[in-house]
RNA sequence: CCACGACAAAGGCAAACCCGUCGCGAGGCGGGGACGCAAAGCCACGGGCCUCUCCCAGGGGGAGGUAGCCGGGUUACCGAA
Numbered sequence: 001c002c003a004c005g006a007c008a009a010a011g012g013c014a015a016a017c018c019c020g021u022c023g024c025g026a027g028g029c030g031g032g033g034a035c036g037c038a039a040a041g042c043c044a045c046g047g048g049c050c051u052c053u054c055c056c057a058g059g060g061g062g063a064g065g066u067a068g069c070c071g072g073g074u075u076a077c078c079g080a081a
Stems, first nucleotide, its partner, number of pairs: 004079002012037002017032006035068001041074003045071003048066008
């Protein structure tokens, strides 16, 4: 340095749900709260799923969301096997 991930150490993030708020919606943001997470840091490139809308309504097009659905890219704490 790369790979890897412990009954190690220091920490970190924050599901569901509740309150407020933005959005047609999926959902986002803030506060509370912890199901969990070794990238549950960041990125919409590929696939999946979800929302809105259009059409020739079988199926396709467009716009959007989800990074805690998976893959991929990129950055990173610690150092046992």